[in-house]
Context: one part of a larger RNA
RNA sequence: UGACGGGGGCCCGCACAAGCGGUGGAGCAUGUGGUUUAAUUUGAUGUUAUGUGAAAAAUCUUACCUGGGCUUGACAUGCUGGGAUUAAUCCUGGGAAACCAGGAGGAUUGCCUUCGGGUGUAACCAGCACAGGUGCUGCAUGGCUGUCGUCAGCUCGUGUUGUGAGAUGUUGGGUUAAGUCCCGCAACGAGCGCAACCCUCGCUUUUAGUUGCCAUCAUUAAGUUGGGUAUUCUAAAGGGACUGCCCCGGUUAACGGGGAGGAAGGUGGGGAUGACGUCAAGUCCUCAUGGCCUUUAUGCCCAGGGCUACACACGUGCUACAAUGGUCUGUACAAAGGGUAGCCAGCUCGUGAGAGUGAGCUAAUCCCAAAAAACAGGCCUCAGUUCGGAUUGAAGUCUGUAAUUUGACUUCAUGAAGUUGGAAUCGCUAGUAAUCCCAUAUUAGUAUGAUGGGGUGAAUAUGUUCCCGGGCCUUGUACA
Numbered sequence: 001u002g003a004c005g006g007g008g009g010c011c012c013g014c015a016c017a018a019g020c021g022g023u024g025g026a027g028c029a030u031g032u033g034g035u036u037u038a039a040u041u042u043g044a045u046g047u048u049a050u051g052u053g054a055a056a057a058a059u060c061u062u063a064c065c066u067g068g069g070c071u072u073g074a075c076a077u078g079c080u081g082g083g084a085u086u087a088a089u090c091c092u093g094g095g096a097a098a099c100c101a102g103g104a105g106g107a108u109u110g111c112c113u114u115c116g117g118g119u120g121u122a123a124c125c126a127g128c129a130c131a132g133g134u135g136c137u138g139c140a141u142g143g144c145u146g147u148c149g150u151c152a153g154c155u156c157g158u159g160u161u162g163u164g165a166g167a168u169g170u171u172g173g174g175u176u177a178a179g180u181c182c183c184g185c186a187a188c189g190a191g192c193g194c195a196a197c198c199c200u201c202g203c204u205u206u207u208a209g210u211u212g213c214c215a216u217c218a219u220u221a222a223g224u225u226g227g228g229u230a231u232u233c234u235a236a237a238g239g240g241a242c243u244g245c246c247c248c249g250g251u252u253a254a255c256g257g258g259g260a261g262g263a264a265g266g267u268g269g270g271g272a273u274g275a276c277g278u279c280a281a282g283u284c285c286u287c288a289u290g291g292c293c294u295u296u297a298u299g300c301c302c303a304g305g306g307c308u309a310c311a312c313a314c315g316u317g318c319u320a321c322a323a324u325g326g327u328c329u330g331u332a333c334a335a336a337g338g339g340u341a342g343c344c345a346g347c348u349c350g351u352g353a354g355a356g357u358g359a360g361c362u363a364a365u366c367c368c369a370a371a372a373a374a375c376a377g378g379c380c381u382c383a384g385u386u387c388g389g390a391u392u393g394a395a396g397u398c399u400g401u402a403a404u405u406u407g408a409c410u411u412c413a414u415g416a417a418g419u420u421g422g423a424a425u426c427g428c429u430a431g432u433a434a435u436c437c438c439a440u441a442u443u444a445g446u447a448u449g450a451u452g453g454g455g456u457g458a459a460u461a462u463g464u465u466c467c468c469g470g471g472c473c474u475u476g477u478a479c480a
Base pairs, nucleotide, nucleotide: 001480002479003477004476005475007474008473009472010471011470012469013468015464016463019428020427021426022425023424026319027318028317029316030315031314032313033312034310035309042053043052064305065304066303067302068301069300070299073130077129078128079127080126081125082124089104090103091102092101093100094099110119111118112117132294133293135292136291137290141288142287143283144282145281146279148277153192154191155190156189157188158187159168160167161166172183173182174181198271199270200269201268203239204238205237206236207235208234209233212229213228214227217226218225242265245259246258247257248256249255321421325380326379327378328377329376330375337368338367339366342361343360346357347356348355349354387418392413393412394411395410396409397408398407434456435455436454437453438452439451440450
């Protein structure tokens, strides 16, 4: 100087408390451990691994296993020798395919020529340098990332001070979300962070009205059409909030409390943004790269299998256990997205998943598209039930070469556990929790996961004694 203390002081955080809803019990989905296996490819392992890399494992992917095949190789560059008809395509035989053997085919090619040929190169063949490696080392590395933590810290120059390591500044008194600002001070300044600048939501002005909108005037089944561009909306440029104004407190300060006006008030809400560093944290399976290893194999191609196994244990979720409900019928109200190898209206067929036909749309125009919870009415009347839907049987639909290992969905039948969950433990402070649907990326197909969108919409916070984590000052130290 740090680090640490079941030392002290001050302060903060869904840290506790106050509340609401979960997990832990059940079934299933998914990941992991373990076990099994020819293989169950692999990384990640307290917080900071475990719905994680993987925004999609039937083949492919694929790295694993079994079997079959290739050896200058699936791919790159170069050297030596041969080399004009070689490739695409098609056929035959063997084969599961890769591959092996043979044949047809014929795009494209220079220079010289005595038209006999000579010579040079492509492809290809042989040989050699080499290629290749998702093989090892993340404790050799770059790059990227997690974490403490969006915590308020981390430093430097000059000066001063101490023999020196160092200290001072950065401490103190206030204050703040903040090393934020004020005052004081052997310090004076500065940098990286904080804040602001950026995006978005909330109010408004101007400009612009089509594919948007419809107040007035006509018109229709319908903003449908004429018309209009006021309103909504769209999207570009602006305005607006600064403790600016008033009162009180405060050291006449910073600032705090209250009020006015205002769409918004004291950082207006949300996002992006992550200092010096820590964990030899993670990644050599994105990529790059040192070293080591391999080279008829640890490389490459192909078929099938596996990654989906299943006494069990754990994590994360979904669905429930019901009446604030289930079911049937009817009737409303979104936002944000996506669409030409696509989205697919309407019509017909099918109980249905879907099938057939077929208009529109490269989209503010057409389509996906039905929003659901809600509301109104009927039935159920507390039961393992008209709750719950696992499991299983049968018949189907779709995607795809292929659905057996191993897809999703539909119909009929079947109708398991489960009656609110021990110790323990998690999230959340407002348009939040809870709850309800919608869309997208990945995909041929497959979503209870992920990412976004809106609808309905609470309770509680007296407070900081305690648990956990963190910041500043101080104190002790057998620690570095």
Molecule: small-subunit ribosomal RNA, 3' major domain
Organism: metagenome